[in-house]
Molecule: Bacterial large signal recognition particle RNA
Organism: Candidatus Nanoarchaeia archaeon
RNA sequence: CUGCUAGCCCGGGGCGGUAGCCGUGCCUUGUUACAUCAAACCGGCUUCACGGAUGGGGCGAAGCCUGAAAGGAGGUCUGCUGCAGGCAGGCAGUCCAUGUCCGACUGUCGAUCUCCUGUCCCUCUUGGUCGUGACCUCUGAGAAUCUGGUCAGGUCAGGAAUGAAGCAGCCAUAACCUUAGGCCAUGGCGUUUGAGGGGUUGCAGGAAGGAGGAAAGAUAUGGAGCAAACUGUUUGUUUACAGUACGAUCCACUUUCAGGCGUGCAU
Numbered sequence: 001c002u003g004c005u006a007g008c009c010c011g012g013g014g015c016g017g018u019a020g021c022c023g024u025g026c027c028u029u030g031u032u033a034c035a036u037c038a039a040a041c042c043g044g045c046u047u048c049a050c051g052g053a054u055g056g057g058g059c060g061a062a063g064c065c066u067g068a069a070a071g072g073a074g075g076u077c078u079g080c081u082g083c084a085g086g087c088a089g090g091c092a093g094u095c096c097a098u099g100u101c102c103g104a105c106u107g108u109c110g111a112u113c114u115c116c117u118g119u120c121c122c123u124c125u126u127g128g129u130c131g132u133g134a135c136c137u138c139u140g141a142g143a144a145u146c147u148g149g150u151c152a153g154g155u156c157a158g159g160a161a162u163g164a165a166g167c168a169g170c171c172a173u174a175a176c177c178u179u180a181g182g183c184c185a186u187g188g189c190g191u192u193u194g195a196g197g198g199g200u201u202g203c204a205g206g207a208a209g210g211a212g213g214a215a216a217g218a219u220a221u222g223g224a225g226c227a228a229a230c231u232g233u234u235u236g237u238u239u240a241c242a243g244u245a246c247g248a249u250c251c252a253c254u255u256u257c258a259g260g261c262g263u264g265c266a267u
Stems, first nucleotide, its partner, number of pairs: 002266003007059004011029005019046005034055004063261009074250004078245005084239010094224008105213002114207006120198005127191001128189006135182003140177001147172004155164003
């Protein structure tokens, strides 16, 4: 040098789970980081527990393993903070009265208070207006016959003259109807005069007087109300998420140091 073989490597860590150790799950770190199969009432194991089955690849006596220290991603626990939700509890919510604070606005172009009158109610009364009814007057219209007048034609009486009744038509009119007005009675009213009585919180006007009055709101006290739910506020507890910690713990990865095993066979 070549070949062979023992052997090594083809990831690690945290959480979860378990009596405990691995794997399947989640997260993280890191990379040269094989493939397939099964695995949560699960798969394989027992402190030598840091997986099992099947197959493949690389290195090969090269190296492999262990411990300690420093740095250190990340996870977990604990504490704290923030936010959201769940559960349990306390108080409040509405109304009335009184006091206090505040002061929109208003007031010498005259406030609060006091007095008078009106506005309001009742009774009586004078009118107005609308409706209804009776009566009177007026307008219009109005009769097949049982109203009147005049009655063509026709009818009747008569020898005739003439007379009589009388339909239609025309004229007039009665009842009933209708128009307008007058008077009376009666009912109603977004109406009115006057008198008397009552009421007067508010509003308007006036008199006197001369500087305050005051809505809403807040708060205190007292009283009434106050099942549940809901709303606000607050306390406790719990869950999830986020952040944070000279905190605790496990630590990938990097560096350094120390130790152990091995360094074989053939030519």